[in-house]
RNA sequence: CGGCCGGACGGGCCGAAUCCCGCGGCGCGAGCCCGGGGACCGGGGACCCACUCUCCAGGCGGUCGGCGACCGCCUGGACGGGGUGAAUUCGCGGGCCGCACGGCACGCGAUAGGGCUCGCUCCAGCCCGAACCCGUCAGCUAACCCGGCAGGCCGAUGAGGAGAGGAGAG
Numbered sequence: 001c002g003g004c005c006g007g008a009c010g011g012g013c014c015g016a017a018u019c020c021c022g023c024g025g026c027g028c029g030a031g032c033c034c035g036g037g038g039a040c041c042g043g044g045g046a047c048c049c050a051c052u053c054u055c056c057a058g059g060c061g062g063u064c065g066g067c068g069a070c071c072g073c074c075u076g077g078a079c080g081g082g083g084u085g086a087a088u089u090c091g092c093g094g095g096c097c098g099c100a101c102g103g104c105a106c107g108c109g110a111u112a113g114g115g116c117u118c119g120c121u122c123c124a125g126c127c128c129g130a131a132c133c134c135g136u137c138a139g140c141u142a143a144c145c146c147g148g149c150a151g152g153c154c155g156a157u158g159a160g161g162a163g164a165g166g167a168g169a170g
Base pairs, nucleotide, nucleotide: 011154012153013152014151018038019037020036021035022034024033025032026031040148041147042146043145044144049139054078055077056076057075058074059073060072061071062070063069064068080137081134082133083132084131089110090109091108092107093106095104096103097102113128114127115126116125117124120163121162122161123160
């Protein structure tokens, strides 16, 4: 001097998830717990408005020129519905449940949609496209009622390019 690794600070990102008060508790202290409030976020909940239904198997009847298709009825079976969130939907592959219908998880690809690039916008580039909850129940919804206020990550720098705008210095 260069490279690699690790740590820390200022600072920054996803997300509603932050700020304040207590003549309350714990602690040497930093702080932590409990209670309350503001901001922010979510759910339930009238009139009005909106909505009120499907698939498969078997049987019977009718229509058509025949396989067969369609319509109606009966019996049996199957698929519930909703919420937070960007996280939906589709294709291909084989596997399982249970013949069909249908479903389940996995792998790959795509996608509605969402995020970042350190004040903003555009470009260029890089990512995510999950997870969980309610429990047969909830459309919207004034009054009213109930709840959340977590968690995770980056950081000696592709922390790029351009533009607008603005500030400071001389």
A computed fold for a 170-nucleotide RNA, annotated as c-di-AMP riboswitch aptamer (ydaO/yuaA leader). Of the family's consensus pairs, 96% are formed in the model. It was read from a public genome assembly, where an Rfam model found it.